[in-house]
């Protein structure tokens, strides 16, 4: 210096063909229990790494950094 692959919740990840974000495991609240733990029920929680750009509409498409792997010279 070139080329690929990744970045979504507190953590692991999911999100064919663009229609507005979900799971499990963890938080909190409840019922059980003398507790506690396990069940079971309910609940909160994301600028979708940042910028722009196509489009009625963008986590998805295009682009340029930023960060982390990998293979190549």
């Nucleotide at each position: 210096c070139g080329g690929c692959c990744c970045a979504u919740a507190g953590c692991u990840c999911a999100g064919a063909u663009g229609g507005a974000a979900g799971a499990g495991c963890g938080c909190c609240g409840g019922u059980c229990u003398u507790a506690c733990a396990a069940a079971c029920c309910g609940g909160a929680u994301g600028u979708c790494g940042c910028g722009g750009g196509u489009u009625c509409g963008a986590a998805u498409c295009c682009u340029g950094c930023u960060g982390g792997g990998c293979c190549g010279a």
Molecule: transfer RNA
Organism: Thermopolyspora sp. NPDC052614